[in-house]
C1' cells in the first nucleotide's frame, strides 16, 4: 500500500423514548439518552426498496340498503411532488495495525 477486522489501543457516532422547534405529513434541527455501529462519515442529481403528501379518472373485489340494477362505504392499480444514507447495493474519503 491494498485487502481484512482483533477480548488490542486512542477515540467517534448515537436507536427508541423525552422536552423545544420547523413542516399538512412522511420526516428534519437543538438539548438530554444510549440500542446498538469498522465507516451508523459524505453522496438521495448513480441505482433499487420503503414511507408522506395532493389531485384525478376508470375498471375491480368486499360491505350495507333498496331493487332487478341504483346508491353508500372501503381496497387496489396507473400521475405528480416530497421524505428516508441508522434498508440494500454503488460511489468517494477516513482512525489503529494482531491473526
Nucleotide at each position: 500500500u491494498u485487502a481484512c477486522g482483533a477480548u488490542a489501543a486512542a477515540g467517534g457516532c448515537a436507536a427508541a423514548c423525552c422536552c423545544u422547534g420547523a413542516g399538512u405529513g412522511a420526516u428534519c434541527a437543538g438539548g438530554g439518552g444510549a440500542c446498538g455501529c469498522a465507516a451508523a462519515g459524505u453522496a438521495a442529481c448513480a441505482g433499487g426498496g420503503u414511507c408522506u403528501u395532493c389531485a384525478a379518472u376508470u375498471g375491480a373485489g368486499u360491505u350495507u340498503a333498496g331493487a332487478g340494477u341504483u346508491a353508500u362505504a372501503u381496497u387496489u392499480c396507473g400521475g405528480a411532488a416530497g421524505a428516508c444514507a441508522g434498508c440494500c447495493u454503488u460511489a468517494c474519503u477516513g482512525c489503529c495495525g494482531a491473526a
Molecule: c-di-GMP-I riboswitch aptamer
Organism: Candidatus Brocadia carolinensis